[in-house]
Context: one part of a larger RNA
RNA sequence: GCCAACGAGUGUAUCUUUAUGGCAAGAAUAAUCUGUAAAAGAGUAUUCGAAGGGAAACCGAAAUCAUUGCAACGCAAGUGAGAAUGGAGGUAUUAAAGUGCCUAUAGUCAUGAGGAUACGACCCGAAGCCGGUCGAGCUAUGCCUGAGUAAGGUGAAGCGAACAAUUUUGUUCGUGGAGGCCUGAAGAGUUGUUACGAGCACGUACUCUUAUAACUUGGGUAUAGGGGUGAAAAGCCAAUCGAGACCGGUUAUAGCUGGUUCCUAGCGAAAUUGGCCUUAGUCAAGUGCAAUCCGAGGUAGUGGUGUCGGUAAAGAUACGGAUUUGAGAUUUAGGGGGCGAGAGCCUUCGGUUUUUUGUCCAACUCUAAAUGGCAUUACGCCGUAGACGAUUGUAAACGGGGGAUGGGGGUAAGCCUCAUUCCCGAGAGGGGAACAACCCACACUUUAGUUAAGGUCCCUAAAUAUCAGUUAAGUGUUAAAGGGUGAAAGGUGUCCAUAAACAUAGACAGUGAGGAGGUUGGCUUAGAAGCAGCCAUCCUUUAAAGAUAGCGUAACAGCUCACUCAUCAAGUUUAUGGGUCCUGAAAACGGACGGGGCUAAACUGAUUACCGAUACUAAAGGCAAUAAUUAAUGUAAUUAUUGUGGUAGCUAGGUGUAUUGCUUGGGCAGAAGCUUCUUUGUGAAAAGGGGUGGACCGAGUAAUAAUAAGAAUGUUGGC
Numbered sequence: 001g002c003c004a005a006c007g008a009g010u011g012u013a014u015c016u017u018u019a020u021g022g023c024a025a026g027a028a029u030a031a032u033c034u035g036u037a038a039a040a041g042a043g044u045a046u047u048c049g050a051a052g053g054g055a056a057a058c059c060g061a062a063a064u065c066a067u068u069g070c071a072a073c074g075c076a077a078g079u080g081a082g083a084a085u086g087g088a089g090g091u092a093u094u095a096a097a098g099u100g101c102c103u104a105u106a107g108u109c110a111u112g113a114g115g116a117u118a119c120g121a122c123c124c125g126a127a128g129c130c131g132g133u134c135g136a137g138c139u140a141u142g143c144c145u146g147a148g149u150a151a152g153g154u155g156a157a158g159c160g161a162a163c164a165a166u167u168u169u170g171u172u173c174g175u176g177g178a179g180g181c182c183u184g185a186a187g188a189g190u191u192g193u194u195a196c197g198a199g200c201a202c203g204u205a206c207u208c209u210u211a212u213a214a215c216u217u218g219g220g221u222a223u224a225g226g227g228g229u230g231a232a233a234a235g236c237c238a239a240u241c242g243a244g245a246c247c248g249g250u251u252a253u254a255g256c257u258g259g260u261u262c263c264u265a266g267c268g269a270a271a272u273u274g275g276c277c278u279u280a281g282u283c284a285a286g287u288g289c290a291a292u293c294c295g296a297g298g299u300a301g302u303g304g305u306g307u308c309g310g311u312a313a314a315g316a317u318a319c320g321g322a323u324u325u326g327a328g329a330u331u332u333a334g335g336g337g338g339c340g341a342g343a344g345c346c347u348u349c350g351g352u353u354u355u356u357u358g359u360c361c362a363a364c365u366c367u368a369a370a371u372g373g374c375a376u377u378a379c380g381c382c383g384u385a386g387a388c389g390a391u392u393g394u395a396a397a398c399g400g401g402g403g404a405u406g407g408g409g410g411u412a413a414g415c416c417u418c419a420u421u422c423c424c425g426a427g428a429g430g431g432g433a434a435c436a437a438c439c440c441a442c443a444c445u446u447u448a449g450u451u452a453a454g455g456u457c458c459c460u461a462a463a464u465a466u467c468a469g470u471u472a473a474g475u476g477u478u479a480a481a482g483g484g485u486g487a488a489a490g491g492u493g494u495c496c497a498u499a500a501a502c503a504u505a506g507a508c509a510g511u512g513a514g515g516a517g518g519u520u521g522g523c524u525u526a527g528a529a530g531c532a533g534c535c536a537u538c539c540u541u542u543a544a545a546g547a548u549a550g551c552g553u554a555a556c557a558g559c560u561c562a563c564u565c566a567u568c569a570a571g572u573u574u575a576u577g578g579g580u581c582c583u584g585a586a587a588a589c590g591g592a593c594g595g596g597g598c599u600a601a602a603c604u605g606a607u608u609a610c611c612g613a614u615a616c617u618a619a620a621g622g623c624a625a626u627a628a629u630u631a632a633u634g635u636a637a638u639u640a641u642u643g644u645g646g647u648a649g650c651u652a653g654g655u656g657u658a659u660u661g662c663u664u665g666g667g668c669a670g671a672a673g674c675u676u677c678u679u680u681g682u683g684a685a686a687a688g689g690g691g692u693g694g695a696c697c698g699a700g701u702a703a704u705a706a707u708a709a710g711a712a713u714g715u716u717g718g719c
Base pairs, nucleotide, nucleotide: 001719002718003717004716005715006714011119012118013117014116015115016114017113018112019111020110021109022108023107026048027047028046032042033041034040052059053058065086066085067084068083072079073078088103089102090101091100092099093098122259123258125256129249130248131247132246133245134244140223141222142221143220144219145218146217147216148215149213151183152182153181154179158175159174160173161172162171163170164169187210188209189208192206193205195204196203225241227237228236229235262654263653264652265651266650267649272285273284274283275282276281288394289393290392291391292390293389297382298381299380301379302378303377304376305375306374307373308372313367314365315364320361321360322359326355327354328353329352330351332350334349335348336347337346338345339344400424401423402422403421404420405419406418407417408416409415429440430439431438444621445620446619447618448617449616450615454611455610456609457596458595459594463608465607466606467605468604469603470602476598489583490582491581493580494579495578496577497576498575499574500573501572502571510567511566512565513564514563516540517539518538521535522534523533546561549560550559551558622644623643624642625641626640627639628638629637630636631635655708657705658704659703660702661701662700663699664698665697666696673692674691675690676689677688678687679686680685
């Protein structure tokens, strides 16, 4: 890991709701006794109900009275249970009034089901807490009694001799054999390596430390669990230690994790608000489901009418606040400068104020929408087939998420936090290459057709469709760093539009020729001659030519330009706006329009076909609810209408397993079980045939339950 078997909402008590049944102003017995196969009988103590109010003393409930009126009955008028409203009564408070509770009868017992509480309380799961007992044959430390430490090295004190000195003494050579000394076996330890290791559950191997000492070791003995022992590491106390092990309390507790077993049908949530040492939970409300009651209106949509408002926008001599520019007035606290002997005067900045110009605001508004809210009315839709509303019982949930629009925080975020709405959650299907929430669309079953979004060259169903343009960049995908916000990134790529100017009396571009004279204008200057600078900028000849636009010279000279003619020959130039394209444009595996590829199979505008879903339509069928009709109490059949996605969850009806009572069957001419095939049923499942097997097994009905397995690091077994 697989297979098989086992494996989780149970029981008692009490309360409560509901269903069914018995009896009913009453209902029921309990213990116990008699007795039996089971039963049955006695037992009336007691409990609940039939009266309440008040702390208590104490007092103590009717007018079945009136109105409305559903169901029902009735030909109708009408009557009218229950219900609603009014009135009435009891009691407490009380001076009174008022107010509170109660009153015109339904309970009780049994059984089933839902829920609550107490218990192990759906199952498995802690770390822990407490009690008692057993442990020092491991290990820690102490005590008693024993045992052990090859060999070698070094050579302290002391002692002797010689020599020196001579008061003590020193040197040398011997002798001597000290030491928590050295090397290194046994022994003890275990630093490093991690080769071996089907086991030595910490070893073997190599390497290493110590090895006369605070050494090693045998036997005996002592200390015990909040206790011991500890050269102290919270170490060790039997492979167990920040409090041993075993047994018990014990099914400790777990707001936490995991698991929780058959089918179908109906409906179908919430992740919000408030409280809580509360944010992993829970209670209340809201939201779901089921049942009951009431009895006539309800209202998501659209239009009309009326009304509410201060958001978008806009505005600025309409307020509050911010704010740009110019002009003026004022002696106005003050600063700077100037003049004056001083008084003082002038000027400038500033202040105040008038006016002009330009710009803003969530906490500004003279204005002021759309959407929206409320009321009413009409239409539409729903509703006596019972809506709207009310009550009762009972859940789940209280970690949400995404898009759009409008806000707040943040540099920003697949960020945080609000509001409205639609989705996902709990929603399948088609499209988007893939992709919870983007687009289409909401799935009972089957078949056929038509469309939606999106597409139609091939992969790949459908146009190599049509008309008119654009693009040459494979643009057709994304867009970072960086720059600007003194409004503006650049492009003579290309297309369109608009407005001008020039042009066959010849434009624009090119080419050829001219571009002169007075004059070197005057001044200045060393010089100044078109061209350092200042002033002026005329006239003449001309087709045209500046007292010169640029280069140049020391100054001249020289070369161009403006301007003119000739040649050529038909469009040229400028501005603004728009479309499209290009530059700007750098990332880490090789590389992404889904791919191939495409010059349209790209983009813009227009048109017609086709493809394309569980959508829509048609046909047939199933189920549910409701009504009608026909049959006739088993409820069934037919028709019509509506519905039939679904997590948590609620409700309803069924299937299977085991046992028992009653009824009734099968089986050696072959039961159960196993296996295979067929049929029936929406399904859980059921029936039948064949094979195997070799002795028991069903059906109907009623009841009981240790009643359904794929998951729990489930348990046991097998492989």